The RNA shown here (SAM riboswitch aptamer (S box leader)) has 99 nucleotides and comes from a Bacteroidales bacterium.
It was read from a public genome assembly, where an Rfam model found it.
Rfam family: SAM riboswitch aptamer (S box leader). About the family: The SAM riboswitch is found upstream of a number of genes which code for proteins involved in methionine or cysteine biosynthesis in Gram-positive bacteria. Gene Ontology term of the family: regulation of gene expression.
The model forms 97% of the base pairs in the Rfam consensus.
[in-house]
Formats: sequence, structure tokens, C1' cells
RNA sequence: GAUUUAUAUAGAAGAGCAGAGAGAACAGGCUCGAGGAAGCUCUAGCAACCUUCUCAACGAGAAUAGGUGCUAAUACCUGCCCCAAGGGGAUUAUAAACU
Repeated sequence: GAUUUAUAUAGAAGAGCAGAGAGAACAGGCUCGAGGAAGCUCUAGCAACCUUCUCAACGAGAAUAGGUGCUAAUACCUGCCCCAAGGGGAUUAUAAACU
């Protein structure tokens, strides 16, 4: 990197370095940003996929030491289909398994 399955309206930020762009890609919006964005490092936290434990066990509950992940806005919104609301699809992201 490919494939399969599950999840994505909840939750959780400070410091240092850095220095102009950032919010996945394209388009249109909107928003964040020199009162310092993105990125990197440290610390803290959230969550509970893997994990550990319990039970009346194809399930339910609890825990958070460890492996990941995450910590503006619904995955920021719209784009394709049914469309009043809303739902579905595609894409993307993350986890686990497999190759």
C1' cells in the first nucleotide's frame, strides 16, 4: 500500500521551538491565524478499538498498567441519489484482522 469488519453530531490543552499559512484532495462557501496558524518536542488529558478483570457469558458490565488513536467548528458545510425534515451513497480518517 491492498482487502474485510466496526466506528465517526459525545469527550479531552498547556508549555517550548518555529514563522505563514491552516481546516485530507478538487470546486464553492465559511472559519481559524503575526494577540503567532501548520509542523516538531515535552507534559497533561479524553476515549475505550486492541488489552485486563467480573458475570447469569454469541452477550453485558467494570478498569486504564500497556499498544494505537484523538484533544476548534458534525469528518466545519455543500457536491452524487431519494428529498419537507431527514436518510442513503461515495470519499476520507481511526482501530482490529489479514495479505